[in-house]
RNA sequence: AUUGAUAAACGGCAAACCUGUCGUGAGGCAGGGACGCAAAGCUGCGGGUCUUUUUGUUUUAUGAUAGGAAGAUAGCCGGGUUGCAGAU
Numbered sequence: 001a002u003u004g005a006u007a008a009a010c011g012g013c014a015a016a017c018c019u020g021u022c023g024u025g026a027g028g029c030a031g032g033g034a035c036g037c038a039a040a041g042c043u044g045c046g047g048g049u050c051u052u053u054u055u056g057u058u059u060u061a062u063g064a065u066a067g068g069a070a071g072a073u074a075g076c077c078g079g080g081u082u083g084c085a086g087a088u
Base pairs, nucleotide, nucleotide: 005088012037013036017032018031019030020029021028022027035075041081042080043079045078046077047076048073049072050071051070052069053068054067055066056065057064058063
């Protein structure tokens, strides 16, 4: 010096919920608010889950299920990438 584990310090982010707003919707954005988080910073590359729509199968019907298309979720997991501290 680098990597890993872990304490401490400076701090950081912000779940549910409420209000406003955008969206068919999942959900996003802003304010309030803190459940938690060492990447709960960024990134839709892989998987999962969710939404809309379409085709097929099935059901008396509601619906269920398989495939396709578009989208959402990074606080579902993994990958990529950037970063604070640096005692032991």
The prediction has a mean pLDDT of 83. Predicted 3D model of an 88-nucleotide RNA (c-di-GMP-I riboswitch aptamer) from Methylocucumis oryzae. Taxonomically the source falls in Methylocucumis (Bacteria, Pseudomonadati, Methylococcales, Methylococcaceae).